[in-house]
RNA sequence: GCCUUCAUGGCUCAGUUGGCAGAGCGUCUGCCUAGUAAGCAGAAGGUCUUGAGUUCGAUUCUCAAUGAAGGCA
Numbered sequence: 001g002c003c004u005u006c007a008u009g010g011c012u013c014a015g016u017u018g019g020c021a022g023a024g025c026g027u028c029u030g031c032c033u034a035g036u037a038a039g040c041a042g043a044a045g046g047u048c049u050u051g052a053g054u055u056c057g058a059u060u061c062u063c064a065a066u067g068a069a070g071g072c073a
Base pairs, nucleotide, nucleotide: 001072002071003070004069005068006067007066010025011024012023013022019056027043028042029041030040031039049065050064051063052062053061
């Protein structure tokens, strides 16, 4: 330098043919307990990396940038 893959709550990730943004763990509250853990119920927390384009509508499609991983020279 070129090619490929990836970027989504604090962490690990799902989200398929464009139409309400989700799970597990964690955090908080309540129940339970003599108390803690476990268990049960509930809640908060996301500008879906950034910019532009297409579209009535984009996490999703297109282009560029940035960052990470891998490959080739």

A computed fold for a 73-nucleotide RNA from Rhizophlyctis rosea, annotated as transfer RNA. Its Rfam family is "tRNA". Rfam describes the family as follows. Transfer RNA (tRNA) molecules are approximately 80 nucleotides in length. The RNAcentral record of the sequence draws on ENA. Model confidence (mean pLDDT): 81 of 100. Taxonomically the source falls in Rhizophlyctis (Eukaryota, Fungi, Rhizophlyctidales, Rhizophlyctidaceae).